[in-house]
RNA sequence: GGCCCCGUAGCUCAGGGGAUAGAGCAGUAGCCUUCUAAGCUAUUGGUCGCAGGUUCGAAUCCUGCCGGGGUCG
Numbered sequence: 001g002g003c004c005c006c007g008u009a010g011c012u013c014a015g016g017g018g019a020u021a022g023a024g025c026a027g028u029a030g031c032c033u034u035c036u037a038a039g040c041u042a043u044u045g046g047u048c049g050c051a052g053g054u055u056c057g058a059a060u061c062c063u064g065c066c067g068g069g070g071u072c073g
Stems, first nucleotide, its partner, number of pairs: 001072007010025004018056001027043005049065005
């Protein structure tokens, strides 16, 4: 340098055109407990890597760039 895959919450990941963008773990508060752990309930947290394009509408499709991984030379 060519090709392929990935980038969404603090972490691991779903979501592949129309929802208020979600789950688990983690965090915070409460319940329970003599206390802690476990359990239960509620809740915080996102410019969906960046920019442009297509569309009535983009996390989702297209292009470029950035970052990570694999592969070929």